The RNA shown here (transfer RNA) has 71 nucleotides and comes from an Actinomycetota bacterium. Its Rfam family is "tRNA". The family's RNA type in Rfam is transfer RNA. From the family's description: Transfer RNA (tRNA) molecules are approximately 80 nucleotides in length. Gene Ontology term of the family: triplet codon-amino acid adaptor activity. The RNAcentral record of the sequence draws on ENA.
[in-house]
């Protein structure tokens, strides 16, 4: 230099172009003499910039980061 993959919550991962979800973690409530476990509730995210579209995590272009391969 060329090609490919990935980037979503604190972490690990989902999501036919049509309401952004789960598990774990964290906070609170209930339960318990207390703790743990358990119950109920809450908090927090689409790497960045454009484009297409009535509508974009999703499609297109660029860019940044990580990983793999080629040279």
């Nucleotide at each position: 230099g060329c090609g490919g993959g990935c980037g979503u919550a604190g972490c690990u991962c989902a999501a036919c172009g049509g309401c952004a979800g789960a598990g774990c973690a964290c906070c609170g409530u209930c339960c318990u003499u207390c703790c743990a476990a358990g119950u109920c509730g809450g908090c927090u995210a689409c790497g960045c910039g454009g484009g297409u579209u009535c509508g974009a995590c999703u499609c297109c272009c660029g860019u940044c980061g990580c990983c793999c391969g080629c040279u």